[in-house]
RNA sequence: UCGCGCUGGGUGGGGGGCUCGGGGUCCCCUGCACCGGAAACCCCCGAUACGCCGGACCGAUGGCUCGUCCGCGGCCACUGGACGACCGGGCAGCCCCCGGCGUGCAGCGUCGAUGGUCGGGUCCUGCGCGACCCGGAGCCGUGAACCCGGUCAGGCCCGGAAGGGAGCAGCCGUAAGCGGUGGACCGGGAGUGCCGCAGGGACGCCCGGCCGGAGCCGGCUGCCGGGACAGCGUCGGUUGCUCAGAGGUCCAGGACGAGCUGCGCGA
Numbered sequence: 001u002c003g004c005g006c007u008g009g010g011u012g013g014g015g016g017g018c019u020c021g022g023g024g025u026c027c028c029c030u031g032c033a034c035c036g037g038a039a040a041c042c043c044c045c046g047a048u049a050c051g052c053c054g055g056a057c058c059g060a061u062g063g064c065u066c067g068u069c070c071g072c073g074g075c076c077a078c079u080g081g082a083c084g085a086c087c088g089g090g091c092a093g094c095c096c097c098c099g100g101c102g103u104g105c106a107g108c109g110u111c112g113a114u115g116g117u118c119g120g121g122u123c124c125u126g127c128g129c130g131a132c133c134c135g136g137a138g139c140c141g142u143g144a145a146c147c148c149g150g151u152c153a154g155g156c157c158c159g160g161a162a163g164g165g166a167g168c169a170g171c172c173g174u175a176a177g178c179g180g181u182g183g184a185c186c187g188g189g190a191g192u193g194c195c196g197c198a199g200g201g202a203c204g205c206c207c208g209g210c211c212g213g214a215g216c217c218g219g220c221u222g223c224c225g226g227g228a229c230a231g232c233g234u235c236g237g238u239u240g241c242u243c244a245g246a247g248g249u250c251c252a253g254g255a256c257g258a259g260c261u262g263c264g265c266g267a
């Protein structure tokens, strides 16, 4: 140096989460990423912790370590901005409520304001009148095979006859009943009235007379004070999400450089 057989070792790593802590199962990143099995009231462990059980393959040109730079991704806390949710009437700016003033405008007012006084109405009670409705009286019509009336043809009965009697149909009339009308009459009723009379009440509103002689009103707008918090706005706070900035931390992966690396047999 070469060949063969072995062995260390390798067949991924990292962040988050969980945990007293280290791994794994879970989520995510990177990515070339052996196979099978169990694992969240969980599995294997203890700073010598960087998994457990079983198998397969590669194997010292294969593996390991360190340094510098770049760097995917995650985590922590901070600052600022946008948006959303919630809390506090904190503010009183809008909106809302109450009170006051009365500048300005409009309106009313010498064809007489506010006010005063008198009367009337509106309100209540009683009586009446009217209208309406119901019932009745009244009026009209209709209304009885026989057991209602009148007249009773025919027929029937009595009689020797004269005559007498009962009486169906028809015709006329009427009772109860039924229908209509019901202005005037009688009784009753009520979501009844531009009505009358009498009494009362209220002083609020409306109308009118008289006195008196200049304001009245608060519609619009303005100002002042107080209240309220449903909404808008604003302020403060909490929180979610997102963007930006600066910081810390752990880092897959990549580039470059350096270092370490076994045993046996044979030629």
Stems, first nucleotide, its partner, number of pairs: 001267006009058003012030005020046005034055004062261009073250004078245004083240006090234002093232002096227006104220002107216002115211008123200006129193002132189005138181005148173004156165003

A computed fold for a 267-nucleotide RNA from an Actinomycetota bacterium, annotated as Bacterial large signal recognition particle RNA. The prediction has a mean pLDDT of 81. RNAcentral holds the sequence, with entries from ENA. It is recorded under the gene name ffs.